Transfer RNA from a Candidatus Eiseniibacteriota bacterium, 71 nucleotides, folded computationally. The source organism's lineage runs through Bacteria, Bacteria candidate phyla and Candidatus Eiseniibacteriota. The sequence is in RNAcentral, with records from ENA.

[in-house]
RNA sequence: GCGGGCGUGGUCCAGUGGCAAGAUACCUGGUUGCCAUCCAGGAGACGCGAGUUCGAUUCUCGCCGUCCGCA
Numbered sequence: 001g002c003g004g005g006c007g008u009g010g011u012c013c014a015g016u017g018g019c020a021a022g023a024u025a026c027c028u029g030g031u032u033g034c035c036a037u038c039c040a041g042g043a044g045a046c047g048c049g050a051g052u053u054c055g056a057u058u059c060u061c062g063c064c065g066u067c068c069g070c071a
Base pairs, nucleotide, nucleotide: 001070002069003068004067005066006065007064010024011023012022018054026042027041028040029039030038047063048062049061050060051059
């Protein structure tokens, strides 16, 4: 330099045009003589810009980041 994959809460990960799921961590309460476990509740996310669309996390383009391959 060329080609391809990926980018979602602190971390891991699902989703796939209409409401963003789960795990773990965190916070609060309950349980317990205390802690842990367990139970209930809560806060927290679609890399950036543009386009298509009534509507974009999802489709298209560019950029950025990351990984793999080729040279």